[in-house]
RNA sequence: GGGGUCGUGGUCUAGCUUGGUAUGAUGCCUGCUUUGGGAGCAGGAGAUCAGGAGUUCAAAUCUCCUCGACCCCA
Numbered sequence: 001g002g003g004g005u006c007g008u009g010g011u012c013u014a015g016c017u018u019g020g021u022a023u024g025a026u027g028c029c030u031g032c033u034u035u036g037g038g039a040g041c042a043g044g045a046g047a048u049c050a051g052g053a054g055u056u057c058a059a060a061u062c063u064c065c066u067c068g069a070c071c072c073c074a
Stems, first nucleotide, its partner, number of pairs: 001073007010026003020057001028044005050066005
């Protein structure tokens, strides 16, 4: 220099093909239960989806550019 895969709550992850309420687990908070803790049960908070622009009534999703991680070729 060329090509490929990927970036989503604190952590991991589904959703992308086929645009339409952002999913689950774990962790965290509150309550119940317990002598207490753990486990269990119920509820809750937490992600402007790596950044920007474009297309569209509507973008995590489609297009372009940029940044970052990993892999391959030279």
Model confidence (mean pLDDT): 80 of 100. Transfer RNA, 74 nucleotides, folded computationally. The RNAcentral record of the sequence draws on ENA. It matches the Rfam family "tRNA". The family's RNA type in Rfam is transfer RNA. Gene Ontology term of the family: triplet codon-amino acid adaptor activity.